[in-house]
Context: one part of a larger RNA
RNA sequence: GGACGAACGCUGGCGGCGUGCUUAACACAUGCAAGUCGAGCGAGAAAGCACCUUCGGGUGUUAGUAAAGCGGCGAACGGGUGAGUAACACGUGGGUAACCUGCCCUGAAGACCGGGACAACCAUUCGAAAGGAUGGCUAAUACCGGAUAUCCUGCGGAAUCGCAUGGUUCUGUAGAAAAUGGUAGCUUCGGCUUCUGCUUCAGGAUGGACCCGCGGCCCAUUAGCUUGUUGGUAGGGUAAUGGCCUACCAAGGCAACGAUGGGUAGCCGGCCUGAGAGGGUGAUCGGCCACACUGGAACUGAGACACGGUCCAGACUCCUACGGGAGGCAGCAGUGGGGAAUCUUGCGCAAUGGGCGAAAGCCUGACGCAGCAACGCCGCGUGGGGGAAGAAGGCCUUCGGGUUGUAAACCUCUGUCGGGAGGGACGAAGCCACCUGGGUUAAUAGCCUAAGGGGUGACGGUACCUCCAAAGGAAGCCCCGGCUAACUACGUGCCAGCAGCCGCGGUAAUACGUAGGGGGCAAGCGUUGUCC
Numbered sequence: 001g002g003a004c005g006a007a008c009g010c011u012g013g014c015g016g017c018g019u020g021c022u023u024a025a026c027a028c029a030u031g032c033a034a035g036u037c038g039a040g041c042g043a044g045a046a047a048g049c050a051c052c053u054u055c056g057g058g059u060g061u062u063a064g065u066a067a068a069g070c071g072g073c074g075a076a077c078g079g080g081u082g083a084g085u086a087a088c089a090c091g092u093g094g095g096u097a098a099c100c101u102g103c104c105c106u107g108a109a110g111a112c113c114g115g116g117a118c119a120a121c122c123a124u125u126c127g128a129a130a131g132g133a134u135g136g137c138u139a140a141u142a143c144c145g146g147a148u149a150u151c152c153u154g155c156g157g158a159a160u161c162g163c164a165u166g167g168u169u170c171u172g173u174a175g176a177a178a179a180u181g182g183u184a185g186c187u188u189c190g191g192c193u194u195c196u197g198c199u200u201c202a203g204g205a206u207g208g209a210c211c212c213g214c215g216g217c218c219c220a221u222u223a224g225c226u227u228g229u230u231g232g233u234a235g236g237g238u239a240a241u242g243g244c245c246u247a248c249c250a251a252g253g254c255a256a257c258g259a260u261g262g263g264u265a266g267c268c269g270g271c272c273u274g275a276g277a278g279g280g281u282g283a284u285c286g287g288c289c290a291c292a293c294u295g296g297a298a299c300u301g302a303g304a305c306a307c308g309g310u311c312c313a314g315a316c317u318c319c320u321a322c323g324g325g326a327g328g329c330a331g332c333a334g335u336g337g338g339g340a341a342u343c344u345u346g347c348g349c350a351a352u353g354g355g356c357g358a359a360a361g362c363c364u365g366a367c368g369c370a371g372c373a374a375c376g377c378c379g380c381g382u383g384g385g386g387g388a389a390g391a392a393g394g395c396c397u398u399c400g401g402g403u404u405g406u407a408a409a410c411c412u413c414u415g416u417c418g419g420g421a422g423g424g425a426c427g428a429a430g431c432c433a434c435c436u437g438g439g440u441u442a443a444u445a446g447c448c449u450a451a452g453g454g455g456u457g458a459c460g461g462u463a464c465c466u467c468c469a470a471a472g473g474a475a476g477c478c479c480c481g482g483c484u485a486a487c488u489a490c491g492u493g494c495c496a497g498c499a500g501c502c503g504c505g506g507u508a509a510u511a512c513g514u515a516g517g518g519g520g521c522a523a524g525c526g527u528u529g530u531c532c
Stems, first nucleotide, its partner, number of pairs: 001532004006528005013380006019373002021338001026336003030333003035073003040070002048061005080291003090215007099208002104204007112146004121136006152175010181196002184193003217263003224254003229251008266288004270281004293314005316327004344370001346369003352366001353364004383413004393404004417473001419468005427459001430456003434453003437449004476521005481502003487516005497504002
């Protein structure tokens, strides 16, 4: 000198864009953060309104709506944090003839015949509650049995190829599927058509798994470490290789090219600095990893050993009728605590993206916005011109004067920002099939089409534009001995104090304090901390 997720002191006008618990991975009140599908299925209220009424109620509508249940998909994404981890965790380059992959795309083949349940519901019942128990009824794209088998899997045979285990093709044998369900239209009621879904297989795409080479911290005041340890055989397990696990056999394996142990630490793209080499760092944004009160475990599933799932144990908090239960903000806000220190219990799904759905749509604290904070960067303003041999006041003085100083007053001009009034967006070139039109079609079903009309904006009456008034509302901070730009007076008297280093202060202090003046930077200026 530069830099910062900064803090502290003094000061503080506006805007744009960013950034904002670095400490206690401390504990959390409250609300919200993951649902959706009636075009898979059975069932199905009430308030209100209208009518009737024997005043008890009934009927219609609300409404096949709400709420719930079965079932499907999602919940493994998105969001947070950095505790752990010195490791194939990460980066980079390879390998898998040792692998998996829901939804999506392409291709091939198929979807036949049957069956029995369980929720919801009803009844009975236990419990303070959380939550159950028993009996009975019922549907399905829920579940089960049989058939079929292009293909697939196991075993056997043949051919061919390679990269060692092996790969590919042909063939025999055994085994393994399904929802022809849903929607709309037509129908001669047999069925047909549109779209969608189901099963098997092959390929793709995407996402993942495993293995390997190389690379990146400190300590030798850590020198030896290891018994599933190192290798083999056989088996188990996995999507898959493998001591991953088990049995048996052998006695190996690693290490001064630093094993083992200890300390520290998420890694990277990047960021800061530097001419570079290098050094430091890993906030925001992006990629990967790990974690979700602490420890352990599996279940479901294409995918988890699962932040807002389950089970067990533990600590803590809460409820309790004392028998027993409930909870997990390192999601968004917010609270307490810790700390030098870090924000609103806001608005909206209009946009982008995600989940579900045929769609309308619903959900979305992702996200888009707004709020707070000079925390940072950038931009603008606090006025412009004229105005005296120079007012007053202040300060200094050699008492002549000098300086503050064109500074002010005064005259004139302008109108950025702020204030008031009026107009008023882009973001929607999207989305919506409601109306008209066009295409497809047997079809005035459906489907496609955004040509015309119509609807759709949280931000926001914001940005922006125009007009109005008025210099009116808007400057501080640090420094002035040398380094280092900037000097005098008074006070003080080794006191009070200053100080980054050298050093100032003991009666003439340009170094302390105040004043005048000056220098620097400026909505900031200084200080502290850290890095280069």

A computed fold for a 532-nucleotide part of an RNA from a Thermoleophilia bacterium, annotated as small-subunit ribosomal RNA, 5' domain. RNAcentral holds the full RNA, with entries from ENA.